[in-house]
Context: one part of a larger RNA
RNA sequence: AUUGAACGCUGGCGGCAGGCCUAACACAUGCAAGUCGAGCGGGGUUUUCGGACCUAGCGGCGGACGGGUGAGUAAUGCGUAGGAAGCUACCCGAUAGAGGGGGAUACCAGUUGGAAACGACUGUUAAUACCGCAUAAUGUCUACGGACCAAAGUGUGGGACCUUCGGGCCACAUGCUAUCGGAUGUGCCUACGUGGGAUUAGCUAGUUGGUGAGGUAAUGGCUCACCAAGGCGACGAUUCCUAGCUGGUUUGAGAGGAUGAUCAGCCACACUGGAACUGAGACACGGUCCAGACUCCUACGGGAGGCAGCAGUGGGGAAUAUUGGACAAUGGGCGCAAGCCUGAUCCAGCCAUGCCGCGUGUGUGAAGAAGGCCUUCGGGUUGUAAAGCACUUUCAGUAAGGAGGAAGCGUUGAGUGUUAAUAGUACUCAGCGUUGACGUUACUUACAGAAGAAGCACCGGCUAACUCUGUGCCAGCAGCCGCGGUAAUACAGAGGGUGCAAGCGUUAAUC
Numbered sequence: 001a002u003u004g005a006a007c008g009c010u011g012g013c014g015g016c017a018g019g020c021c022u023a024a025c026a027c028a029u030g031c032a033a034g035u036c037g038a039g040c041g042g043g044g045u046u047u048u049c050g051g052a053c054c055u056a057g058c059g060g061c062g063g064a065c066g067g068g069u070g071a072g073u074a075a076u077g078c079g080u081a082g083g084a085a086g087c088u089a090c091c092c093g094a095u096a097g098a099g100g101g102g103g104a105u106a107c108c109a110g111u112u113g114g115a116a117a118c119g120a121c122u123g124u125u126a127a128u129a130c131c132g133c134a135u136a137a138u139g140u141c142u143a144c145g146g147a148c149c150a151a152a153g154u155g156u157g158g159g160a161c162c163u164u165c166g167g168g169c170c171a172c173a174u175g176c177u178a179u180c181g182g183a184u185g186u187g188c189c190u191a192c193g194u195g196g197g198a199u200u201a202g203c204u205a206g207u208u209g210g211u212g213a214g215g216u217a218a219u220g221g222c223u224c225a226c227c228a229a230g231g232c233g234a235c236g237a238u239u240c241c242u243a244g245c246u247g248g249u250u251u252g253a254g255a256g257g258a259u260g261a262u263c264a265g266c267c268a269c270a271c272u273g274g275a276a277c278u279g280a281g282a283c284a285c286g287g288u289c290c291a292g293a294c295u296c297c298u299a300c301g302g303g304a305g306g307c308a309g310c311a312g313u314g315g316g317g318a319a320u321a322u323u324g325g326a327c328a329a330u331g332g333g334c335g336c337a338a339g340c341c342u343g344a345u346c347c348a349g350c351c352a353u354g355c356c357g358c359g360u361g362u363g364u365g366a367a368g369a370a371g372g373c374c375u376u377c378g379g380g381u382u383g384u385a386a387a388g389c390a391c392u393u394u395c396a397g398u399a400a401g402g403a404g405g406a407a408g409c410g411u412u413g414a415g416u417g418u419u420a421a422u423a424g425u426a427c428u429c430a431g432c433g434u435u436g437a438c439g440u441u442a443c444u445u446a447c448a449g450a451a452g453a454a455g456c457a458c459c460g461g462c463u464a465a466c467u468c469u470g471u472g473c474c475a476g477c478a479g480c481c482g483c484g485g486u487a488a489u490a491c492a493g494a495g496g497g498u499g500c501a502a503g504c505g506u507u508a509a510u511c
Base pairs, nucleotide, nucleotide: 001510002509003508005507006506007505008504009503012358013357014356015355016354017353018351019350020316025314026313027312029311030310031309034061035060036059039058040057042055043054044053045052046051068269069268070267077194078193079192080191081190082189083188086186087185091182092181093180094179095178096177097176099133101131102130108123109122110121111120112119113118139148140147141146153174154173155172156171157170158169161168162167195241196240197239202232203231204230207229208228209227210226211225212224213223214222244266245265246264247263248259249258250257251256271292272291273290274289275288294305295304296303297302322348324347325346326345330344331342332341333340334339361391362390363389364388371382372381373380374379395452397447398446399445400444401443405438408434409433410432411431412430413429414428415427416426417425418424455500456499457498458497459496460481461480462479466495467494468493469492470491476483477482
C1' cells in the first nucleotide's frame, strides 16, 4: 500500500460498487422455456349470426442460447502465432424448381388393466406429419459409357371467365425444394509458452511406423487385419502432489513477486458412474435409458425425485443478503402481427463490506464564570471552550410542483412502390390516442428550528502525544527492545494531550 475479509467499540445522510472464499453437503415450497389457430382435424364459450375468443392432441420452431459452479483437468485445457482434410439451423446474395398420386396415425368413440405412475385392444379421421412416381444440374458417384437424388402449402384481396358454390383462376405476402457463394458459429492439426518434487530414472504393446480396409462432417492407430521394430527420456520421460486457464487484479521506481472475487473470453461439470437417441448443433443443468447411493409415495405388485438457476431452509463456518417488483427499457425464444414467455435483465430490500462526497453549525464572546485536574497554594490548565449576543438552514423532516429513461404500438389521412385495380400489402410523412417496475424518482420551491447527528485508538523508545492517584515481580502490559520487587510518563483509573474520523483499532493474508 492492498483485501470478496472477520472480530471489538461506535454509528447521521447520499452516490457508485460488492456480498457462501467453508460442505461440487442435503434440500420443504414457489417461480426460472416456451410459443405458433396465418400448418391440421376435432372440442368448447359467446354472439347483433357477420364474427370474436379459448384450447387437450398431431405438426413446426425453440428447450445445445441465456443463468450457475470450479469438482475434475499440468494438457483431449488455456494463451499467442500459423495450418488443411470439414460441417454450419435461422440470416444475406444468386440460379433454377415447386407436377401428379398413395397409405397411415394421435385426438375422438367403445371395451379393458392398474392403488398410482402409466397403459392395452378395436374402430373412424386431418395436415407444412409420412411414403412412392415424375422432373434433375453449376449437385453426388463414376470404370468417363453412364447412374442417382427434391419439394407444401397458408394468408389477404379481386375485374372478367369457369364452378360440384367448397372453390378454381389471377395478384401480392409468406413459407417449401435443389445448388453455388457469403456471414456467423463450430470440429480438427502444428509450433512455442503455461506449477512443485529426482527422498519419482527409466517409460511404452495399438505401443512407433507402413500397406489395405472400416468409421467420421473431416485428417489421423480413431478402429481392425497383416508387416516392420520402433517411439519417449537428465533440454527431466514416467510417476506422485497441487491447480480451471487468460484479459486482468495487487504490490513495486522498475525488474520482479503474489493472485485469478466482481466484469469479459475460453474450457470443464450438472446427485455418482456409464450410454446412446433426436437434431444444423448435445452424448444435452430444469430430455431419455441402465447401474449405484440417498430421499419420498404405495393397496407391497410397483412407482417418483435431483437448486453447482432465483429466492429460501437445515448443516458446516470467524463469515456473506429478500421465499420482493416489473417485463417500462436492453436482449433472447416463438409468432405475419397484436402479443405471450423470460428469477436473463432492469429495479427495489438487507449489510459502514469497500471507494467517494456531505453534514454534525457560523461569527462574536474574558467576569479568562462554575465544575474537574494539577499546584511550589502565588497560581496554572481545561479555555473562546461554555454561557450570553447576532446569524445561517446543507443533509435529515413536512408539504407542493416535477423532467428524462418512450423507441414503439393502435387508429385516421396523404404520398410512393407493387398491381388490371382507387382492393390488399410494404415504406415514408402528418394528426389523434396510448405504453414507466423503479416512483412518495432525480430536480425545484416553500415551512420550522441549532434544532435530529462523534467516536475510536494511542501518549517509555522505534512513533506524534505527560502528569496525578491506585497497585507493589502481584494484578497486569507487550509488534521488537522490554515494563511491574513503594516515588511506574510502560499495569489500572482520572485529568490533559496526540492521531485518524462515520469510522477507529485488532486479527488474518499479499507485495

Record summary: This is a predicted structure of a 511-nucleotide part of an RNA (small-subunit ribosomal RNA, 5' domain) from an uncultured bacterium. The RNAcentral record of the full RNA draws on ENA and SILVA. Its Rfam family is "Bacterial small subunit ribosomal RNA". Its family is annotated with structural constituent of ribosome and ribosome in the Gene Ontology. Its mean pLDDT, the model's own confidence on a scale to 100, is 88.